[in-house]
Context: one part of a larger RNA
RNA sequence: CCUCUAACGGGACGAAAAGACCCCAGGAGCUUUACUAUAGCUUGGUAUUGGCUUUAGAGUUUUAAUGCGUAGUGUAGUGGUGAGCCUUUGAAGUUAUGCUUUCGGGCAUAACGGAGGCGACGAUGAAACAGCCAUCUUUAAAAUUUUAAAGUCUAACCCCAGCGGCAAAAACGCUGAGGAACAGUGCCUGGUGGGUAGUUUUAAUGGGGCGUUAUCCUCCAAAAGAGUAACGGAGGAGUCUAUUAAGGUCAGCUACGGUCGGAUGGAAAUCGACCUCGUCGUGUAAAGGCAAAAGCUGGCUUGACUGCAAGGCUGACAGGCCGAGCAGGUGCGAAAGCAGAGCUUAGUGACCCGACGGUCCUUUAUAGAAAGGCCGGAGACAUCGGCUAAAAGCUACCCUGGGGAUAACAGGCUAGUGAGAUCCGAGAGUUCCUAUCGACGAUCUCGCUCGGCACCUCGAUGUCGGCUCAUCCUAGCGCGGGGCUGGAGAAGGUCCCAAGCGUUUGGCUGUUCGCCAAUUAAAAGGAUACGCGAGCUGGGUUCAAACCGUCGUGAGACAGGUUGGUCUCUAUCUGUUAGAGG
Numbered sequence: 001c002c003u004c005u006a007a008c009g010g011g012a013c014g015a016a017a018a019g020a021c022c023c024c025a026g027g028a029g030c031u032u033u034a035c036u037a038u039a040g041c042u043u044g045g046u047a048u049u050g051g052c053u054u055u056a057g058a059g060u061u062u063u064a065a066u067g068c069g070u071a072g073u074g075u076a077g078u079g080g081u082g083a084g085c086c087u088u089u090g091a092a093g094u095u096a097u098g099c100u101u102u103c104g105g106g107c108a109u110a111a112c113g114g115a116g117g118c119g120a121c122g123a124u125g126a127a128a129c130a131g132c133c134a135u136c137u138u139u140a141a142a143a144u145u146u147u148a149a150a151g152u153c154u155a156a157c158c159c160c161a162g163c164g165g166c167a168a169a170a171a172c173g174c175u176g177a178g179g180a181a182c183a184g185u186g187c188c189u190g191g192u193g194g195g196u197a198g199u200u201u202u203a204a205u206g207g208g209g210c211g212u213u214a215u216c217c218u219c220c221a222a223a224a225g226a227g228u229a230a231c232g233g234a235g236g237a238g239u240c241u242a243u244u245a246a247g248g249u250c251a252g253c254u255a256c257g258g259u260c261g262g263a264u265g266g267a268a269a270u271c272g273a274c275c276u277c278g279u280c281g282u283g284u285a286a287a288g289g290c291a292a293a294a295g296c297u298g299g300c301u302u303g304a305c306u307g308c309a310a311g312g313c314u315g316a317c318a319g320g321c322c323g324a325g326c327a328g329g330u331g332c333g334a335a336a337g338c339a340g341a342g343c344u345u346a347g348u349g350a351c352c353c354g355a356c357g358g359u360c361c362u363u364u365a366u367a368g369a370a371a372g373g374c375c376g377g378a379g380a381c382a383u384c385g386g387c388u389a390a391a392a393g394c395u396a397c398c399c400u401g402g403g404g405a406u407a408a409c410a411g412g413c414u415a416g417u418g419a420g421a422u423c424c425g426a427g428a429g430u431u432c433c434u435a436u437c438g439a440c441g442a443u444c445u446c447g448c449u450c451g452g453c454a455c456c457u458c459g460a461u462g463u464c465g466g467c468u469c470a471u472c473c474u475a476g477c478g479c480g481g482g483g484c485u486g487g488a489g490a491a492g493g494u495c496c497c498a499a500g501c502g503u504u505u506g507g508c509u510g511u512u513c514g515c516c517a518a519u520u521a522a523a524a525g526g527a528u529a530c531g532c533g534a535g536c537u538g539g540g541u542u543c544a545a546a547c548c549g550u551c552g553u554g555a556g557a558c559a560g561g562u563u564g565g566u567c568u569c570u571a572u573c574u575g576u577u578a579g580a581g582g
Base pairs, nucleotide, nucleotide: 001582002581003580004579005578006577007576008575010574011573012572014569015568022403023402024401025400026399027398028395029394030393031392034199035198036197037196038195040192041191042190044188045187046186047185048184050153051152052151053150054149055148056147057146058145059144060143061142062141063140064139065138067136077135078134079133080132081131084118085117086116093112094111095110096109097108098107099106100105157179158178160176161175162174163173164172202214203213204212211231215237216236217235218234219233220232238384239283240342241341247301248300249299250298251297252296253295255279257275258274259273260272261271281290282289284347286345287344288343305328306327307326308325311322312321313320314319317385330339331338332337353379356376357375358374359373361372362371363370364369410457411455412453413452414451416450418446419445420444421443422442423441427437428436464539465537466536467535469531470528471527472526473525474524477502478501479500480497481496482495483494484493485492504518505517506516507515508514545563546562547561548560549558550557551556
C1' cells in the first nucleotide's frame, strides 16, 4: 500500500416528514355594541269569526226649540204663499215649577180666571211666528246604520271525562262538564334577534407588528433643457376678499433702515435735511418676480360678464393650463386703450344615483297631468383615478399552497458598539511625563459582545445548559528564562521570550454567568455550527391541558409567573481504532 473482519459514530450541510416558527396568498373554526340576512320571540291589521245589551263617537231620518247692527212698539235667520188666523176641545191676565239666556227677555207645563188675542194698516233696504210649505246655523229628545270599548250568550273553535269503535291502541263518532269568539292557525306588517348563516376586516414598509404615510403646492437632493427615487432634508394647503372690496379702470404717490437736528419724548410715537435701487411691501408657505411699479392712496364702478374660439404648452390617457380674435351688452378714461377676478405657482373629486331651480325640447290623438331630455348650482368618495348602497376581530385547536423574493439559530460581509495595542503627553507620582498611572486627542489590530445587511439553507442546517470525549490559538493564570523598578533582602509592580504540562471540590439556581464556602503552584482567556443530541440528558425555552396577575365587551393575548407534557434511525461511502492475510 491492497483485501478483509470487528468496532466507533466526526463528516457525507446523513435518512425520515413539499418547516408546525416567520412572511405572502387562500381556507376553516371561534367572538362581538363589524356588515347584511334569517329561525325564534313579540306588536298591529285581516281571514277563520257569530248573537244580544250598555257606554262613547260619527252619519241619516222624525219631532221640538234656536236666530238681538241702526231706525223701528220689538230678539225681524232665508225664500215662497197669503188676507185672514187662534179661541167654551178655554183668550187676555195672575201665581207656581222646569229649560235657556248676551240678564233684557224667550219657551213649555200645572192651577186660578171666564172672552178675548194677533195680523194687514203708519215707520223699514227686506213684513208679519196671523197661518202654511221648504231650507240654513246652533241645541235637545227618539229611532236607525256604523266604529271603538266593556259586559253577556252559545253554535264555530279549544280542552277534559265517559261510551261506541279494536285483541289492544289510534283515527272517527255520540253524550256530558269547562273555556270561548278570546285562544290557536294562515297572510301582510313594525321591533328584537351571534340562536344560526354568508361575508368583509386596504396598501407601502431595510421581515412582520406597533408607529407613520397615502391627494395638492414651494425649495433642496436633481448631475446649468424637461423629467428623475428613498420611512431623504425643510415647510405649507383642504382658504380668504364686494360693511373702506384685497376685483375693474383712471389719476396721483414711494417705502425699510441709517446719520444729523428738534419741547414733554425714552431703543421705538410725530417733524425736518441727507444717504441707501430695494434690504420694505405683496391676504395666506416657499421660490421666482415687481419702481410707467405687480407696492401705497383717492374718484367712479361690477368684465368676479353671456355665446364662441384660431393657435399653442403639458400629460400614457383622462385631464390641466395659456390664449389673439368674433358677436352681444357693460364699466373706467379726454383719448389711445384696458377689463372674461386677485404678482404667479396650492385652496381639491371622474362616472353613476336621487333631490332642487330653469327651459322655445321629446313621448302619450288633443287639453290637463306625468315621465324623460337639455341648461345651472349643490350632495363624497382624505386609502383623495373614487372596489360595494352596505362590513370589525381572535386562533397556542388550526389547515392548504408557496417563499431562503422575508424574520428567529448557525455561517458569511461590515466593524457603529465591544475588546486589545501603539503614538502624543496636560497632569498625578515630595522634586521628576514615561518605576507605576495617564485626561483631551490621534492611529491601528481582533472578529469574542450588542448591532447593521438579508448572501447559502424554509421539498427542515434540531435551539440553551449539563455529561462524555476532546483538538487548536495566545492577547500567559501556575510551573521556566530575562529587562526595568519609586527592586536593600523577602514579597511585589510592569514589560519581553515561551503553548511543554497543568489549570480543584462543594452549596444556591435549568442556568451559562454570578454569589458564597473550603482548598490549590494556579483555580487564564478564547476558537472549534455560542465544539460535541444518526454520543447521552431534557431542568429551561417553544405545541396541544390548566391556574393566577394584567389587558380586552368577547373570542383570546402577555421576552409576566406556575404545574404537566412521546428525543426515531439495523452504518452504504468516507474517517478513526483494533486485528488478520497478501
Molecule: large-subunit ribosomal RNA, domain V
Organism: bacterium